Source information: This is a predicted structure of a 179-nucleotide RNA (Lysine riboswitch aptamer) from Bacillus yapensis. It was read from a public genome assembly, where an Rfam model found it. Of the family's consensus pairs, 98% are formed in the model. It matches the Rfam family "Lysine riboswitch aptamer". Rfam links the family to the GO term lysine biosynthetic process. From the family's description: Riboswitches are metabolite binding domains within certain messenger RNAs that serve as precision sensors for their corresponding targets. Its mean pLDDT, the model's own confidence on a scale to 100, is 80.
RNA sequence: AGUGAAGAUAGAGGUGCGGACAUUAAGAGUAAAAGCUCGGAGAAAGAUGAGUUUCUGUGAGGGGCUUUGAAAGGGAUGGACCGCCGAAGUGAAGAAAGACUCAUAUCUUUCUAAGCUGGUUCUGUAUUGAAUAAAUGCAGGAUUGUCAAGAUGUUAUGUCUUGGAGAGCUAUCUUUUGG
Numbered sequence: 001a002g003u004g005a006a007g008a009u010a011g012a013g014g015u016g017c018g019g020a021c022a023u024u025a026a027g028a029g030u031a032a033a034a035g036c037u038c039g040g041a042g043a044a045a046g047a048u049g050a051g052u053u054u055c056u057g058u059g060a061g062g063g064g065c066u067u068u069g070a071a072a073g074g075g076a077u078g079g080a081c082c083g084c085c086g087a088a089g090u091g092a093a094g095a096a097a098g099a100c101u102c103a104u105a106u107c108u109u110u111c112u113a114a115g116c117u118g119g120u121u122c123u124g125u126a127u128u129g130a131a132u133a134a135a136u137g138c139a140g141g142a143u144u145g146u147c148a149a150g151a152u153g154u155u156a157u158g159u160c161u162u163g164g165a166g167a168g169c170u171a172u173c174u175u176u177u178g179g
Stems, first nucleotide, its partner, number of pairs: 004176008014085001016084004021078004032068007042055004047104005088117003093112007118144011146164007
């Protein structure tokens, strides 16, 4: 002087990410409980089969009317609280537990997790969901930051085009390598 490699520290992207607290809409006049009534033998414990237990002619399941009447997950707002910039999201596969017991399949929760996604947003579609809310997956579009290549340039590192991915990018320091 500063090429390559490794490590450490500090940062940037913005409707940035996640969590907690308070209030609140919806869920819902729903579930459930009680009373009356119709009815007349089964019913409940997620699905099917078998079993077990409980309730039931002192009226089951179901229908109607009246009275009382929730909650969860998810959403919005607020203060600007906490942790941050693979923030975080998703998740093949595996393990454990649960839904009365067993079998089959399914679902829920927790942990480990390969892989994928730079961020935001819109549209379509699938799943979850009470939901046209919202979230997530897939596909497409817009926009934005960053790096690389190219063109242009009034030389501002501006404008445009194309492409990549966060194991990225910028800055500083340390070690090392080559000249």